[in-house]
RNA sequence: UCCUGGAUGGCGCAGUGGUUAACGCACCUGCCUAGCAAGCAGGCGAUCCCGGGUUCGAACCCCGGUCCAGUAC
Numbered sequence: 001u002c003c004u005g006g007a008u009g010g011c012g013c014a015g016u017g018g019u020u021a022a023c024g025c026a027c028c029u030g031c032c033u034a035g036c037a038a039g040c041a042g043g044c045g046a047u048c049c050c051g052g053g054u055u056c057g058a059a060c061c062c063c064g065g066u067c068c069a070g071u072a073c
Base pairs, nucleotide, nucleotide: 001072003070004069005068006067007066010025011024012023018056027043028042029041030040031039049065050064051063052062053061
């Protein structure tokens, strides 16, 4: 330098153009307990890496950039 894949809550991940971005862990509150853990019920938390474009509508499609991983030379 080329090519391929990836970037989404604190963490791990899903979501192939349409309401409120799903789920698990963690965290918070309550119940339970002598108390803790576990369990049960509820709750908080993501301008979807950045900029632009297409579209009535973009996390999703297109272009450019940054970073990470892998491949080729």
Molecule: transfer RNA
Organism: Schistocerca piceifrons